Transfer RNA from a Candidatus Nanoarchaeia archaeon, 71 nucleotides, folded computationally.
It matches the Rfam family "tRNA". It is annotated as a transfer RNA.
Model confidence (mean pLDDT): 83 of 100.
It was read from a public genome assembly.
């Protein structure tokens, strides 16, 4: 150069049109003589840009990054 996958809290990963969920971490309380652990409560995220819909993490463009093949 060309196709194929994939980008989602600090990490991992789910979710494919209609209020973005889970585990982990990280606070703050409780529980314990401390500490772990366990409970309760909080924090924190759709690469970017455009289009399509009444609504777009979702579906299309184009870009970028990341991983494969292929030349």
């Nucleotide at each position: 150069g060309c196709g194929c996958c994939g980008g989602u809290g600090g990490u991992u990963g789910a979710g494919u049109g209609g209020u973005a969920c889970a585990a982990u971490a990280c606070g703050a309380c409780g529980u314990u003589g401390c500490c772990a652990a366990c409970g309760u409560u909080g924090u924190g995220g759709c690469c970017g840009g455009g289009g399509u819909u009444c609504a777009a993490u979702u579906c299309c463009c184009c870009g970028u990054c990341g991983g494969c093949g292929c030349a």